[in-house]
């Protein structure tokens, strides 16, 4: 000076917050599926990693 580790902190888990909890990265984690050769083409799920609440939006029934 470099690595690998560890420990604090911090950050991510396909669309918003929020708590709980697992897992995951530390510059990475992460950036959903499906047709199509390809296109600045066509289509289809979900607001959760998972559980609980809000908020959107989407069926169905009732007043």
């Nucleotide at each position: 000076g470099c690595a690998a580790u560890c420990g604090c902190g911090g950050g991510c888990g396909a669309u918003g917050g929020a708590g709980u909890u697992c897992g995951c990265c530390u510059g990475a984690a992460a950036u959903g599926c499906c047709c199509g050769c390809a296109a600045c083409g066509g289509g289809c799920u979900g607001a959760u990693g998972a559980c609980u609440c809000c908020u959107a939006c989407g069926a169905g029934a009732c007043c």
About this RNA: A computed fold for a 63-nucleotide RNA from Metallibacterium scheffleri, annotated as Fluoride riboswitch aptamer (crcB RNA motif). Taxonomically the source falls in Metallibacterium (Bacteria, Pseudomonadati, Pseudomonadota, Rhodanobacteraceae). Its Rfam family is "Fluoride riboswitch aptamer (crcB RNA motif)". Gene Ontology terms of the family: response to fluoride and positive regulation of gene expression. Its mean pLDDT, the model's own confidence on a scale to 100, is 85. The RNAcentral record of the sequence draws on Rfam.